[in-house]
Predicted 3D model of a 78-nucleotide RNA (c-di-GMP-I riboswitch aptamer) from Sulfurimonas sp.
Model confidence (mean pLDDT): 85 of 100.
It was read from a public genome assembly, where an Rfam model found it.
NCBI's taxonomy places the organism under Bacteria, Campylobacterota, Epsilonproteobacteria, Sulfurimonadaceae, Sulfurimonas.
RNA sequence: UAUAAGAAAAGCCAACCUUGUUGUGAAGCAAGUUCGGAAAGUCACGGGUCUUCUUUGGAAGAUAGCCGGAUUGCCAAA
Numbered sequence: 001u002a003u004a005a006g007a008a009a010a011g012c013c014a015a016c017c018u019u020g021u022u023g024u025g026a027a028g029c030a031a032g033u034u035c036g037g038a039a040a041g042u043c044a045c046g047g048g049u050c051u052u053c054u055u056u057g058g059a060a061g062a063u064a065g066c067c068g069g070a071u072u073g074c075c076a077a078a
Base pairs, nucleotide, nucleotide: 006075012037013036017032018031019030020029021028022027035065041071042070043069045068046067047066048063049062050061051060052059053058
């Protein structure tokens, strides 16, 4: 230095719910909250789940805190 792994320390994110707001909807955004998370940072590439439309062939979306994958990053013991 790299790979695998994760004690300590500094920090980071924020489930459910509530309020407001956007959307036909799934759901998103902001504030409060703090269930949890070593990538719970980012990406819709593959699968799954959900929503809308449908000529039932399918199309368009949502979900990264569903799984896999890609990619970037803090600290540094065993």